[in-house]
RNA sequence: GGGGUUAUAGCUCAGUCGGUCAGAGCGCCUCGCUCACAUCGAGGAGGUCGGCGGUUCGAGCCCGUCUAACCCCA
Repeated sequence: GGGGUUAUAGCUCAGUCGGUCAGAGCGCCUCGCUCACAUCGAGGAGGUCGGCGGUUCGAGCCCGUCUAACCCCA
């Protein structure tokens, strides 16, 4: 220098063919249970889906570019 994969909650990840769905487990908070803690049960908070731009009535999803991590080629 060229190419590929990945980027979504604090962590690990899902998200199908573009549509009213932004989710799961763990973690955190509150309540119940207990003498107390843990376990268990119930409820809750937490996201501009890596940045910018584009396509579209509509983008986590499609296109361009940039950034970062990893891998391959030279």
A computed fold for a 74-nucleotide RNA from an Acidaminococcales bacterium, annotated as transfer RNA. It was read from a public genome assembly. Its Rfam family is "tRNA". By type it is a transfer RNA. Its family is annotated with triplet codon-amino acid adaptor activity in the Gene Ontology.